[in-house]
RNA sequence: CCCGCGCACCGCUCCGUCGCCUUUGCCUUUCGGGGCAAGGGAGGAAAGUCCGGGCAGCAAAGGGCACCGUGCUUCCUAACGGGAAGGGGCGCCGCUGGUGACGGCGGCGUCACGGAAAGUGCAACAGAGAGCAGACCGCCGAUGGCCGCAAGGCACAGGCAAGGGUGAAAGGGUGGGGCAAGGGCCCACCAGCACCGCGUGCGAGCGCGGUGGCUCGGCAAACCCUACGGGCUGAAAGGCCAAAUAGGCCGGGGUUCCCGCCUUCGGGCGGGAUAAGGGCGGCCCGUCCGAUCCCGGCGGGUAGGCUGAUCGAGGUGCCGCGCGAGCGGCAUCCCAGAUAAAUGGCGGAGCCCUGCAUGGCAACAUGCAGGGACAGGAUCCGGCUUAUAGGUGCGCGGGCCUU
Numbered sequence: 001c002c003c004g005c006g007c008a009c010c011g012c013u014c015c016g017u018c019g020c021c022u023u024u025g026c027c028u029u030u031c032g033g034g035g036c037a038a039g040g041g042a043g044g045a046a047a048g049u050c051c052g053g054g055c056a057g058c059a060a061a062g063g064g065c066a067c068c069g070u071g072c073u074u075c076c077u078a079a080c081g082g083g084a085a086g087g088g089g090c091g092c093c094g095c096u097g098g099u100g101a102c103g104g105c106g107g108c109g110u111c112a113c114g115g116a117a118a119g120u121g122c123a124a125c126a127g128a129g130a131g132c133a134g135a136c137c138g139c140c141g142a143u144g145g146c147c148g149c150a151a152g153g154c155a156c157a158g159g160c161a162a163g164g165g166u167g168a169a170a171g172g173g174u175g176g177g178g179c180a181a182g183g184g185c186c187c188a189c190c191a192g193c194a195c196c197g198c199g200u201g202c203g204a205g206c207g208c209g210g211u212g213g214c215u216c217g218g219c220a221a222a223c224c225c226u227a228c229g230g231g232c233u234g235a236a237a238g239g240c241c242a243a244a245u246a247g248g249c250c251g252g253g254g255u256u257c258c259c260g261c262c263u264u265c266g267g268g269c270g271g272g273a274u275a276a277g278g279g280c281g282g283c284c285c286g287u288c289c290g291a292u293c294c295c296g297g298c299g300g301g302u303a304g305g306c307u308g309a310u311c312g313a314g315g316u317g318c319c320g321c322g323c324g325a326g327c328g329g330c331a332u333c334c335c336a337g338a339u340a341a342a343u344g345g346c347g348g349a350g351c352c353c354u355g356c357a358u359g360g361c362a363a364c365a366u367g368c369a370g371g372g373a374c375a376g377g378a379u380c381c382g383g384c385u386u387a388u389a390g391g392u393g394c395g396c397g398g399g400c401c402u403u
Base pairs, nucleotide, nucleotide: 001399002398003397004396005395006394007393008392009391010390012350013349014348015347016346017345018344020041021040022039023038024037025036026035027034028033043374047385048384050383051382052381053380054379055234056233057232058231062285063284064283065282067230068229069228070227071226072086073085074084075083076082087113088111089110090109091108092107093106094105095104096103097102114225115224119223120222121219122218136164137163138160139159140158144156145154146153147152172190173189174188175187176186177185191215192214193212194211195210196209197208198207199206200205238307239306240305241304248298249297250296251295252294253293256273257272258271259270260269261268262267277289278288279287280286314333315332316331317330318329319328320327321326351372352371353370354369355368356367357366358365359364
């Protein structure tokens, strides 16, 4: 210097003209609306609808089961399956100690990171044997056996799992002793595990020491066990007003009790409990509604207006605290609110990028042509995921040139 990858930010700007939506003020109106002035008018993903919430309703919204989600520690946050910082495992690289097994320091990457002696299950083929296993090739064969005069030989009975082989993986490893040959059988060391003790850290953990031959896998994004969390529906949620109709018809179930007041003594009014039944995700408990009541079916009317509705876990700047994610203080700003759904058309200038030509060592300059991505609200916000022309910055990998 070039190329690639990842992360963060920006991601077209200005002027003129016509047109669109909206706020405030004023004027006007045939009350439909119109005019003037001053302002505002899409996104980092508005997308996917995957998580979490604010908010509204289910009259109160509790407990349990089932089901679902998450899974190292601490912290941030309204919360999260999100983020920050750590711990541990695994992999790679560099330096380094040791005869060796193995270890130390640093860097980078990655992890769906609770539990495999609670149980069940899965792992093709190869192999003797793949969960409590195993003898294919082998090693030994002293004693007993066979052959030989003998030395000795054979490898039967028997012993072995150290060597080789199969495999992704084969029951610790290195170096010795012992043995017929072997084996933690024994010893020293290395690694792991169990128990005990000390130190350190908020913690996950880390370090050190002692005792013990204790040394038997993998998969739980397999079923499962365990810890924590989870009510549902969603702005077409909901609320208010106006208007209209048929407070229509049918079926089923219920029509009980208590208290107070009034009474023309027939009853009336008010309150409470409860029945049938219904509501609260699927179920149970529980709870709520419920006596001119409840459930179901058919049919009819209205589908109009206002609101919810944008001031919020808000944006920006500065200061302080914190390793950081973030937190606090001060100041300042109001940045869409449509409702069949608005920001567009035309012209000019500029900016960025690509190609070609000319000039130049290069940077660059001039001219011509082309391009400017992904893409558009509708209850709001915090995350995650996906898409993205080009530019800037940071990090990593590779190539070239020079020193």

Record summary:
The RNA shown here (Bacterial RNase P class A) has 403 nucleotides and comes from a Flavobacteriales bacterium. Rfam family: Bacterial RNase P class A. By type it is a ribozyme. The sequence was found by an Rfam model in a public genome assembly. Lineage of the source: Bacteria > Pseudomonadati > Bacteroidota > Flavobacteriia > Flavobacteriales.